[in-house]
RNA sequence: GGGCGCAUAGUACAACGGAUAGUAUGGGAGCCUCCGAAGCUCUAGAUUUAGGUUCGAUUCCUAAUGUGCCCA
Numbered sequence: 001g002g003g004c005g006c007a008u009a010g011u012a013c014a015a016c017g018g019a020u021a022g023u024a025u026g027g028g029a030g031c032c033u034c035c036g037a038a039g040c041u042c043u044a045g046a047u048u049u050a051g052g053u054u055c056g057a058u059u060c061c062u063a064a065u066g067u068g069c070c071c072a
Stems, first nucleotide, its partner, number of pairs: 001071007010025004018055001027043005048064005
């Protein structure tokens, strides 16, 4: 330099172009307990960036950024 893949809560992952973007774990509060752990209930928290297509984009297209792999 060229090609291919990936980017979503703190972490690990889901999500036919259409639901309030969901699950587990972690965080916070409460219940329970003599106190903790466990358990139960509630709660906050995310789509890398900029354009484009579309009635509608996490999803499709383009570019950028980061990252991984392959070729040279």

Overview:
The RNA shown here (transfer RNA) has 72 nucleotides and comes from Hymenobacter psoromatis. NCBI's taxonomy places the organism under Bacteria, Cytophagia, Cytophagales, Hymenobacteraceae, Hymenobacter. RNAcentral records the identical sequence in 4 taxa. Its Rfam family is "tRNA".